[in-house]
RNA sequence: GCCUUAUCGAGAGUGGCGGAGGGAUCGGCCCAAUGAAGCCACGGCAACCUGCUCGCAUGAGCAAGGUGCCAAAUCCGGCGGAGACGAGUGUUACACUCGCGCGCAAGAUGAGGA
Numbered sequence: 001g002c003c004u005u006a007u008c009g010a011g012a013g014u015g016g017c018g019g020a021g022g023g024a025u026c027g028g029c030c031c032a033a034u035g036a037a038g039c040c041a042c043g044g045c046a047a048c049c050u051g052c053u054c055g056c057a058u059g060a061g062c063a064a065g066g067u068g069c070c071a072a073a074u075c076c077g078g079c080g081g082a083g084a085c086g087a088g089u090g091u092u093a094c095a096c097u098c099g100c101g102c103g104c105a106a107g108a109u110g111a112g113g114a
Base pairs, nucleotide, nucleotide: 002113003112004111005110006109007108008107013042014041015040016039017038021031022030023029026077027076028075043070044069045068048066049065050063051062052061053060054059074106078104079103080102085099086098087097088096089095090094
């Protein structure tokens, strides 16, 4: 790197070194010399794996060893369909557009696998 699967509107930063970028990609919009990326130290969040307790079991609770994470909803968006709801337009049936919701794609993280 590939495949499967779960989750992604919550939560959690200071200091030192460093010295111009960063937020995956493209566009937007942001962050950044009141100091970006990266590295280090300490701190924290969370509870996927793990351990312990209870339970026949789905599971519940506690801990924090392995990961992960600590600006903004995965910062926003792409594609599909028209199922429910809301709004608007077309005089009606009905259709269209937008929002919300749903599914898919892309991405991130965990766990497992070839």
Molecule: SAM riboswitch aptamer (S box leader)
Organism: Pseudoflavonifractor sp. An176